c-di-AMP riboswitch aptamer (ydaO/yuaA leader) from a soil metagenome, 147 nucleotides, folded computationally. Its Rfam family is "c-di-AMP riboswitch aptamer (ydaO/yuaA leader)". The family has 106 seed sequences and 7,607 matches in Rfam 15.1. Of the family's consensus pairs, 96% are formed in the model. The prediction has a mean pLDDT of 78.
């Protein structure tokens, strides 16, 4: 210096270093910028196995479930193979090539965590988060800024 990422800013207490004005910790109170829950309209009001009640619609119960953040989904294939896990090949999707957009063209990810039977959407209103990790710089075009 610049990248991914919401993950920065300012102020106030206590403590500590060097020093006398800054810097780290803790623990607060803002703003900013993310995220979750939450009306009416609309939508959806489901699937499967058991049990039980019960004329019949139906109703309990219990098991599968569902849902969030995130770009990170989907499928093929092979290995181990109990379940399961690992490998590869590409994929929806996403980021980078150093001022911005645009087109060639190259390079990389396509993980992960979390809630706990519950949550569409969503006005008041409620309510959390403010981490971590990293190292790209090819060309044309146009606008722009600097010198």
């Nucleotide at each position: 210096u610049g990248c991914c990422g919401a993950g920065u800013c300012u102020c106030c207490g206590u403590c500590g270093u060097c020093c006398c004005g800054a810097c780290g910790a803790c623990g607060g109170a803002g703003a900013g910028c993310g995220g979750g829950g939450g009306a009416a309209c609309c939508a959806c009001c489901u699937u499967g196995c058991g049990g039980c009640c019960c004329u019949u619609a139906g109703g309990c119960c219990g098991c599968c479930g569902g849902g969030g953040c995130g770009a990170a989904u989907c499928g093929c294939a092979g290995c181990c193979a109990u379940c399961u896990g690992c490998u590869g090949c590409g994929u929806a999707g996403c980021g980078c090539c150093a001022c911005u957009u645009u087109c060639c063209g190259g390079c990389g990810c396509g993980a992960g965590c979390c809630c706990g039977u519950c949550a569409g959407c969503u006005c008041a209103c409620c309510u959390c988060g403010u981490a971590g990790g990293c190292a790209u710089u090819g060309g044309a075009a146009a606008g722009g800024g600097g010198a």